Molecule: transfer RNA
Organism: Lewinella sp. W8
RNA sequence: GGUGGCGUAGCUCAACGGAAGAGCACUGGAUUGUCUAUCCAACGGUUGCGGGUUCGACUCCCGUCGCUACCG
Numbered sequence: 001g002g003u004g005g006c007g008u009a010g011c012u013c014a015a016c017g018g019a020a021g022a023g024c025a026c027u028g029g030a031u032u033g034u035c036u037a038u039c040c041a042a043c044g045g046u047u048g049c050g051g052g053u054u055c056g057a058c059u060c061c062c063g064u065c066g067c068u069a070c071c072g
Stems, first nucleotide, its partner, number of pairs: 001071007010024004018055001027041004048064005
């Protein structure tokens, strides 16, 4: 330099083009002699960034940034 893959909550990951959810963690509560464990609840998102298509985009298209694999 070329061709792909990936980027979503603090972490690991989901999500037919119909508008984003789970587990863990954190916080509060219940349980108890205390801790762990268990149970309940709550919090947490500019879906890397900028455009386009569409009534509607995490999803499709273009560009760009980062990581990664292969080729040279």